[in-house]
RNA sequence: GGGCUUGUGGUCUAGUGGCUAUGACGUCGCCUUCACAUGGCGAAGGUCUCCGGUUCGAGUCCGGACAAGCCCA
Numbered sequence: 001g002g003g004c005u006u007g008u009g010g011u012c013u014a015g016u017g018g019c020u021a022u023g024a025c026g027u028c029g030c031c032u033u034c035a036c037a038u039g040g041c042g043a044a045g046g047u048c049u050c051c052g053g054u055u056c057g058a059g060u061c062c063g064g065a066c067a068a069g070c071c072c073a
Base pairs, nucleotide, nucleotide: 001072002071003070004069005068006067007066010025011024012023018056027043028042029041030040031039049065050064051063052062053061
């Protein structure tokens, strides 16, 4: 340099164009305990990588950029 794939809370992840974006782990608070762990209840935390396009409507489709991974040279 070329090709392919991927990009969603701190981490991992679900998500047919109809959405107020799902769950687990983690974090915080309360209850339970003499205390810890386990368990129960609740909360915070996301401009869905960025910029455009299509559409009544985009996390999803299209183009470009950036980043990561794999392959080729």
Transfer RNA from a Candidatus Woesearchaeota archaeon, 73 nucleotides, folded computationally. The prediction has a mean pLDDT of 81. Its Rfam family is "tRNA". Rfam classes the family as a transfer RNA. NCBI's taxonomy places the organism under Archaea, Nanobdellati, Candidatus Woesearchaeota.